[in-house]
Context: one part of a larger RNA
RNA sequence: AGUGAACGCUGGCGGCGUGCCUAACACAUGCAAGUCGUGCGCGAAAGGGAGCAAUCCUGAGUAAAGCGGCGAACGGGUGAGUAACACGUGGUUAACCUGCCUGGAUGUGGGGGAUACCCCGGGGAAACCCGGGACAAUACCGCAUGAUGUCUCUCGGGCGUGAGCCUGGGAGAGCAAAGCCGGGGACCGUAAGGCCUGGCGCAUCCAGAGGGGACCGCGGCCGAUUAGCUAGUUGGCGGGGUAAUGGCCCACCAAGGCGUCGAUCGGUAGCCGGCCUGAGAGGGUGAACGGCCACACCGGAACUGAGACACGGUCCGGACUCCUACGGGAGGCAGCAGUGAGGAAUAUUGGUCAAUGGGCGCAAGCCUGAACCAGCCAUCCCGCGUGCAGGAAGACGGCCCUAUGGGUUGUAAACUGCUUUUCCAGGAGACGAAAAGUGCCGACGUGUCGGCAUGUGACUGUACCUUGGGAAUAAGCAUCGGCUAACUCCGUGCCAGCAGCCGCGGUAAUACGGAGGAUGCAAGCGUUAUCC
Numbered sequence: 001a002g003u004g005a006a007c008g009c010u011g012g013c014g015g016c017g018u019g020c021c022u023a024a025c026a027c028a029u030g031c032a033a034g035u036c037g038u039g040c041g042c043g044a045a046a047g048g049g050a051g052c053a054a055u056c057c058u059g060a061g062u063a064a065a066g067c068g069g070c071g072a073a074c075g076g077g078u079g080a081g082u083a084a085c086a087c088g089u090g091g092u093u094a095a096c097c098u099g100c101c102u103g104g105a106u107g108u109g110g111g112g113g114a115u116a117c118c119c120c121g122g123g124g125a126a127a128c129c130c131g132g133g134a135c136a137a138u139a140c141c142g143c144a145u146g147a148u149g150u151c152u153c154u155c156g157g158g159c160g161u162g163a164g165c166c167u168g169g170g171a172g173a174g175c176a177a178a179g180c181c182g183g184g185g186a187c188c189g190u191a192a193g194g195c196c197u198g199g200c201g202c203a204u205c206c207a208g209a210g211g212g213g214a215c216c217g218c219g220g221c222c223g224a225u226u227a228g229c230u231a232g233u234u235g236g237c238g239g240g241g242u243a244a245u246g247g248c249c250c251a252c253c254a255a256g257g258c259g260u261c262g263a264u265c266g267g268u269a270g271c272c273g274g275c276c277u278g279a280g281a282g283g284g285u286g287a288a289c290g291g292c293c294a295c296a297c298c299g300g301a302a303c304u305g306a307g308a309c310a311c312g313g314u315c316c317g318g319a320c321u322c323c324u325a326c327g328g329g330a331g332g333c334a335g336c337a338g339u340g341a342g343g344a345a346u347a348u349u350g351g352u353c354a355a356u357g358g359g360c361g362c363a364a365g366c367c368u369g370a371a372c373c374a375g376c377c378a379u380c381c382c383g384c385g386u387g388c389a390g391g392a393a394g395a396c397g398g399c400c401c402u403a404u405g406g407g408u409u410g411u412a413a414a415c416u417g418c419u420u421u422u423c424c425a426g427g428a429g430a431c432g433a434a435a436a437g438u439g440c441c442g443a444c445g446u447g448u449c450g451g452c453a454u455g456u457g458a459c460u461g462u463a464c465c466u467u468g469g470g471a472a473u474a475a476g477c478a479u480c481g482g483c484u485a486a487c488u489c490c491g492u493g494c495c496a497g498c499a500g501c502c503g504c505g506g507u508a509a510u511a512c513g514g515a516g517g518a519u520g521c522a523a524g525c526g527u528u529a530u531c532c
Base pairs, nucleotide, nucleotide: 002530003529005528006527007526008525009524012384013383014382015381017379019376020342025340026339027338029337030336031335034070035069036068039067040066047058048057049056050055077295078294079293087219088218089217090216091215092214093213096212097211098210101208102207103206104205105204106203107202108201109143111141112140118133119132120131121130122129123128150173151172152171153170154169155168156167157166158165159164179200180199181198182197183196184195187194188193221267222266223265228258229257230256233255234254235253236252238250239249240248270292271291272290273289274285275284276283277282297318298317299316300315301314320331321330322329323328348374350373351372352371356370357368358367359366360365387418388417389416390415397409398408400407401406423469424468425467426466427465432459437454438453439452440451441450442449443448444447476521477520478519479518480517481502482501483500487516488515489514490513491512497504498503
């Protein structure tokens, strides 16, 4: 000098940050990932109205559920594990992948069979399950067409010592698709529609952007009271597997590979940008913010998918908790809040999607404990205030001192004048908001573009401004032997106690305890811990 601090005493306000460092201990409750009716079929009820009633109309093709699409691999948390190509940095990929987005090219023809919701029947306490029947799609499956793509064969050109790579041409083989919503003259059609046109999609391919996988050089902990380690081990041939290289995996062959330049083993630890300190070199550290990694009750595995071996998915094993009709089931806060436990110690079961960002959607919009705000805590930093000026009889008082004259507290108070930050009451009142959408106008045939208007604020009646009132509401803590700034009295008597070091205390203690006074900091001041 620093701190994610804690403890003691004290505590007025505002701004900006931070806030379980311990048990990766266990968790009640709520919320944290949905969305699309412009993919599809189906489809209520309450309420209202009519009618004597049955019933009908409306609610409404709405809500709800289901099939389907996209998302759920992001965002958010934690630091257990990991000494490793995990991270940092620089390279390699002639060994690779990439949904959505951008640019470009071409296409989007014609068929088929199912199934959920639903209906019927059945089983079960429940979770849920089984059988039968009907129907749809941008769900699923054949067929057609198809190259710039894939595979095979083949002919050239270039590069390379070579394996091989790049590039151009030819032949053959096999492989695609889905529709939906608007607008409209003529023509065709009984109609739906065809047809024309705009938008959103779909299929294949090329390129890009962004993202990712893999490999390599170098770099960063401790222990030698750990000296040898290694059998898929090291290499090769062939294969399997992967998006892709590779002992990644497998069969066979060879006998290698690593190590005192520290292998192996043990301990500790997420890494970095940074942060703290320091003149620097260095040392320490890795909270908050940002990048990467790892994990999601513990262990294992794959499925789906562009992407996971998947925190709020699935399956198996385990521990634990809960439900049970004992047959069987359910669960995973290291998401946000919150509870118990542990601990010296760390907050609200708050508000809003207004902004920023994300998912879905043509859009309106919906969802979003991401985020933005508010609440709590002097936990850090910064700012402000607790008044200013005058005022000597230098008042009273002092468990203050005294050489008893006085000194000191002390311009301090009283008293007089002034101010009003803060405070209280009242008034006025934002920025953050620009869009999207909608309406009108303008520009070309359309949809887009432009202009104008409209329109949206959780925080918030907050900030800021202003009026009135009145010194009114606001000071403590530590220290005073030396280091170190600040001294006397009383009490105590090696006791009680102090103490960072030196050391104080055994009858006059500036060192213990109290008082008066003083010094230093100040809404803080000290102590403890830790790092330089």

Model confidence (mean pLDDT): 86 of 100.
Small-subunit ribosomal RNA, 5' domain from an uncultured soil bacterium, 532 nucleotides, folded computationally.
RNAcentral holds the full RNA, with entries from SILVA.